Context: one part of a larger RNA
RNA sequence: CGUUGUAUAUUUGAGGAAAUCGUCCCCUAGUACGAAAGGAUCGGGGAGUGGUAACCUCUGGUCUACCAGCUGUUCUACCAAGAGCAUAGCUGGGUAGCUAAGUUAUUAUUGGAUAAGCACUGAAAGCAUAUAAGUGCGAAGCCUGCACUAAGAUUAAAUAUACUUGUUUGACUUGAUCAAACGGGAGGUCCGUGGGAGACUACCACGUUGAUAGGCUCUAGGUAUAAGCAUAGAGAUAUGUUGAGCCAAGGAGUACUAAUUGACCAAAAGCUUUUUUGAUA
Numbered sequence: 001c002g003u004u005g006u007a008u009a010u011u012u013g014a015g016g017a018a019a020u021c022g023u024c025c026c027c028u029a030g031u032a033c034g035a036a037a038g039g040a041u042c043g044g045g046g047a048g049u050g051g052u053a054a055c056c057u058c059u060g061g062u063c064u065a066c067c068a069g070c071u072g073u074u075c076u077a078c079c080a081a082g083a084g085c086a087u088a089g090c091u092g093g094g095u096a097g098c099u100a101a102g103u104u105a106u107u108a109u110u111g112g113a114u115a116a117g118c119a120c121u122g123a124a125a126g127c128a129u130a131u132a133a134g135u136g137c138g139a140a141g142c143c144u145g146c147a148c149u150a151a152g153a154u155u156a157a158a159u160a161u162a163c164u165u166g167u168u169u170g171a172c173u174u175g176a177u178c179a180a181a182c183g184g185g186a187g188g189u190c191c192g193u194g195g196g197a198g199a200c201u202a203c204c205a206c207g208u209u210g211a212u213a214g215g216c217u218c219u220a221g222g223u224a225u226a227a228g229c230a231u232a233g234a235g236a237u238a239u240g241u242u243g244a245g246c247c248a249a250g251g252a253g254u255a256c257u258a259a260u261u262g263a264c265c266a267a268a269a270g271c272u273u274u275u276u277u278g279a280u281a
Stems, first nucleotide, its partner, number of pairs: 001152001005163007015149002023047005033038001050107006059100004066093005071086006111143002117137004166182006172175001187265004191207005212258003215254005221247003228241005
C1' cells in the first nucleotide's frame, strides 16, 4: 500500500517447514530348533543413550563495580575514615538476567495407496498360470495423523460484538447520480513514559478517568557484625551498641518526578430478484 469505512476478540486452513534416531535388559523360554555347543521368530514389559524444544525450582557457571577482605602509591592538612590508579589492582562471595553439565516435555499412535515380494480367482492356450478382466496382503519410504506456521490463499476467507458516514455549492443524461469545496466523525498515526519486544522497523503495556518508567517506603535476596562512641588492654587488638551497615537489574505499595499542550491522516457501500401495501392506467 492492497484486501473498497473502522475497532476488538475468536477461528477456518489452500499452502509451507520441521521432527519421525536407535540400544540394552526382563518375561514368553533355556521353549521351538539342534547330537551337542548354542539358541530364536511372533508377542508383552522396563530402562535409558542420542536428537529437538522450553525453562531457571534444584545443581552449577557467569554476573566490569552489589558486599567484604588485602597490598602499593597519590590526594582529601593530620589521626581515623575515605577517594583515584595499579588487568575489574588482587582475593572471597554473589541478586536479576543469560546459560548447561541442570530441570521438564517430546521423539507416540492411527488410517490410506503402494515398492520389492507373497498370494486368491482366472482365461487367452479344455491343462497350467498371482494377470490379460477382477481381488487380497506387504516397508523406517509416500499421503495422512501429532506439534508449528499460515488469508499478499490478489480466489486477499469466516464468526461475534460495537461504532462512524456531517455541511455547502455546482453540473446535467434529475439519479439511492456525479463533481468540487469546507470540515475533521468512528478510528489511526505522529509525540511522550517504557518493556519479559527489539539492529532499525515492527510487536506489546501505558499516557493524569494514570502504577508506564524513575524516585520514595516496605520486602525477597546478596555480603557479613559499618562508621562513631563506650569498655578492656602498654599495644596490636578484642568486646558491646549490632545479623549491624551497605546494596544493581527481583516483588508489592505510593502520583513525589516525567508521560504536557497539541499536530496530521481519515466521510465506504447501499446492487439484483421476489413478496406485500398504496397510487395511476
Notes:
This is a predicted structure of a 281-nucleotide part of an RNA (large-subunit ribosomal RNA, domain VI) from a bacterium. The sequence was found in a public genome assembly. The coordinates come from a structure-prediction model, not an experiment, and the mean pLDDT is 81. It matches the Rfam family "Bacterial large subunit ribosomal RNA". Gene Ontology terms of the family: ribosome and structural constituent of ribosome.